The RNA shown here (Bacterial RNase P class A) has 354 nucleotides and comes from Schwartzia sp. (in: firmicutes).
Of the family's consensus pairs, 97% are formed in the model.

């Protein structure tokens, strides 16, 4: 210098002026609703998708059995996880490295279209080999090694060994079964057994683990109106509620629908100090975890987080102009996944030069 792997950070900096929201102070004005004045905070790494966990409310103190979801090598981290780190297998890349919906097909069922003889059952035989009869055509019997079909056809390749063959016999190689050792476990290594079983579970299922629902419009308070009626079911023989079924539990003179009515606040809490954030430090190979010291940093509600200006930094070039990505909190975390801008740092492989 190329090519290419893995990674963790940043997303412009400072001033002034005019607004916007909000906290806190005010000895100011107020019509008690605010105003005013001083100060101080005021989007993101993804704030996005709403796809996963889970805090929080409420509904039995969230109970049990079916049913239905979901996850699915292994061991670890967490509040929890489909996530995250650590290994194993497989796969791909020379390599750094990467990728895998990775549990069972020897419980049961189903499915494998067309071609095939034959698609699961040790069943079947098309050309074909091989013995016998036959002059021949053909018939009976053996075989699965060639051939043909297909995605896939009694493990592969070889030597022997047969009438022809054939795990029939033997060596090696794949599995599978056992038995030793190693491993916490996934497995990995050896030894002995001809045991050779077909594929599909993002088909039904079968094993293992987790899962009550709804969701901040959850929900709780205040405030204003206020009445009550009509009609139909149903209800201690148990309504309404525990949003799939049944059991259980808890309970009510009420409860569901439909007709017609009364009233109605851009109220207040929840709301943001949390698994929270910085920085040293131990422990661990890492996700993590403890100790110790500091900080307080948007909380709006139809929804504020703005504009303008100067200078500096960054880039581009025609040198005095441009240009700077994705993109905006709506209860709060923890991941995922997608959108992006220009740098950094480690590491592989190649060619160059010392």
């Nucleotide at each position: 210098c190329g090519a290419g792997c893995a990674u963790g950070a940043a997303a412009g900096g400072c001033a002034a002026u005019c607004g916007c929201u909000g906290g806190a102070g005010g000895a100011c004005g107020u019509a008690u609703g605010c105003g005013c004045c001083u100060u101080c905070a005021g989007a993101g790494g993804a704030a996005a998708g709403u796809c996963c966990g889970g805090g929080c409310u409420c509904c039995a103190c969230a109970g049990g059995g079916c049913g239905g979801u979901g996850u699915g090598c292994c061991g670890g981290a967490u509040a929890a996880c489909g996530u995250c780190c650590g290994g194993c297998g497989a796969g791909g890349g020379c390599a750094a490295c990467c990728u895998c919906c990775g549990g069972g097909a020897a419980a049961g069922u189903g499915c494998c279209a067309u071609a095939g003889a034959a698609a699961c059952g040790g069943a079947a035989a098309c050309c074909g080999c091989c013995u016998g009869u036959g002059c021949a055509a053909a018939c009976a019997g053996g075989c699965a090694a060639g051939g043909g079909u297909g995605g896939a056809a009694a493990g592969g390749u070889g030597c022997g060994g047969c009438a022809a063959g054939a795990g029939c016999g033997c060596a090696c190689c794949a599995g599978c079964g056992u038995c030793c050792g190693g491993g916490u476990a996934a497995c990995c290594g050896g030894g002995c057994g001809g045991c050779u079983u077909g594929g599909u579970a993002a088909a039904c299922c079968c094993c293992a683990c987790a899962c009550g629902g709804a969701g901040c419009a959850a929900g709780a308070c205040c405030g204003a109106a206020u009445a009550g009626g009509g009609a139909a079911g149903g209800g201690a023989u148990g309504a309404u509620g525990c949003g799939g079924c049944c059991c259980g539990c808890g309970g009510a003179a009420c409860c569901u629908u439909c007709c017609g009515g009364g009233u109605u606040g851009a109220g207040u809490c929840g709301c943001u100090g949390g698994a929270g954030c910085c920085g040293c430090u131990c422990g661990g190979c890492g996700a993590c975890g403890g100790g110790c010291g500091g900080c307080c940093a948007a909380g709006a509600u139809a929804a504020a987080u703005g504009a303008u200006u100067g200078c500096c930094a960054c880039c581009u070039u025609u040198u005095a102009a441009g240009g700077a990505a994705c993109a905006g909190a709506a209860c709060c975390c923890g991941g995922c996944u997608u959108a992006u801008u220009g740098a950094g740092u480690g590491c592989u492989c190649g060619c160059a030069a010392a």
The sequence is in RNAcentral, with records from ENA.